Large-subunit ribosomal RNA, domain IV from a Candidatus Omnitrophota bacterium, 352 nucleotides, folded computationally. Its mean pLDDT, the model's own confidence on a scale to 100, is 87. It matches the Rfam family "Bacterial large subunit ribosomal RNA". Its family is annotated with ribosome and structural constituent of ribosome in the Gene Ontology. The sequence was found in a public genome assembly.
Context: one part of a larger RNA
RNA sequence: UGCUUGCUAAGGAACUAGGCAAAAUGGCCCCGUACCUUCGGUAUAAGGGGUGCCUGAGUAGGAUGAACGUCAAGGGAGUCCGAAAAGGCCGCAGUGAAGUGAGUCAAGCGACUGUUUAACAAAAACACAGCACUCUGCUAAGUCGACAAGACGACGUAUAGGGUGUGACAUGUGCCCGGUGCCGGAAGGUCAAGCGGAGGUGUUAGCUCGCAAGAGCAAAGCACUGAAGUUAAGCCCCGGUAAACGGCGGCCGUAACUAUAACGGUCCUAAGGUAGCGAAAUUCCUUGUCGGGUAAGUUCCGACCUGCACGAAUCAUGUAACGACUUGACUGCUGUCUCAGCAAGUAACUCG
Numbered sequence: 001u002g003c004u005u006g007c008u009a010a011g012g013a014a015c016u017a018g019g020c021a022a023a024a025u026g027g028c029c030c031c032g033u034a035c036c037u038u039c040g041g042u043a044u045a046a047g048g049g050g051u052g053c054c055u056g057a058g059u060a061g062g063a064u065g066a067a068c069g070u071c072a073a074g075g076g077a078g079u080c081c082g083a084a085a086a087g088g089c090c091g092c093a094g095u096g097a098a099g100u101g102a103g104u105c106a107a108g109c110g111a112c113u114g115u116u117u118a119a120c121a122a123a124a125a126c127a128c129a130g131c132a133c134u135c136u137g138c139u140a141a142g143u144c145g146a147c148a149a150g151a152c153g154a155c156g157u158a159u160a161g162g163g164u165g166u167g168a169c170a171u172g173u174g175c176c177c178g179g180u181g182c183c184g185g186a187a188g189g190u191c192a193a194g195c196g197g198a199g200g201u202g203u204u205a206g207c208u209c210g211c212a213a214g215a216g217c218a219a220a221g222c223a224c225u226g227a228a229g230u231u232a233a234g235c236c237c238c239g240g241u242a243a244a245c246g247g248c249g250g251c252c253g254u255a256a257c258u259a260u261a262a263c264g265g266u267c268c269u270a271a272g273g274u275a276g277c278g279a280a281a282u283u284c285c286u287u288g289u290c291g292g293g294u295a296a297g298u299u300c301c302g303a304c305c306u307g308c309a310c311g312a313a314u315c316a317u318g319u320a321a322c323g324a325c326u327u328g329a330c331u332g333c334u335g336u337c338u339c340a341g342c343a344a345g346u347a348a349c350u351c352g
Base pairs, nucleotide, nucleotide: 001347002346003345004344005343006342007341008340010338011337014336019333027051028050029049030048031047036041038168052089053088054087055086061081062080063079064078068074090094102331103330104329105328106327107326108325109323110322114126115125130166131165132164133163134162135161136160142152143151144150169318170317171316172315174248175247176246179245180244181241182240183239184238185237188236189235190234194230195229199225200224201223202222203221206217207216208215209214249267250266251265252264253263276310277307288304289303290302291301292300
């Protein structure tokens, strides 16, 4: 000096990003216990007092219940458990060691118990009961499987099974179907292979011309090509659908102080954000402004609304209970600190 411990005057979070760590609380009995609440809780709330040994006393009391009994009422032997008041005794100290909750107030998020990144993340993430939409009529939909057989679904049958979203509960869930998706429709447009085969091309028996070489025309057949016509789904089209994916405006003017604009005008849109909430896990400007708490508060709480860029099952707003969650405040407590000291063990170091 490091590590692991123990103690510490006065102060008591002044430490620090942050009470991290440590200290403190602690069992049992008695008293007592608020707001809030889904009436269950909250709650061991909080906050107090007691705690050993002896006598009282194996007493009071409680439980069980043998003989006996007209086997009923009763009866009480025995057995088990077992106080208190009061008085006394000892110590610094009596849950005498060990083990064994710190508490309160307020806010955010998530209802809750659960689950998770084996080995840096336990959470506000996942799940959840509940809610909603949607698919599926049974050889179900869906899934696994070489496009199979077969199996699961299910020896189930729409109060069932699959998928998706939301996530207890309470109050609510507004407007938009123009885009994308899904569902329905079938009149018209478009549209594949196939069917169809008008026509065309190649070849050449033949015909014509030519003295010849050869040139021209050209049926059938065989090949190749191929127009009209016919033709499904889909798409275009017509409707529906947002707890489907999603979206939810701008400018100008106006009231007898000023300010503001209930009101008016105009442009655009599918429709222009309703209720509720709001500097918020969302607010850039921003340490917004006001109030509270502090001597002093970029955090925190309550308001305001100018919402850069909240908003209604990508749910909105509340909410008792719960949380090794996050944030702020307080009491207690302490070597976290002012500011360091002492002690023990161990390592380091020296000798061996």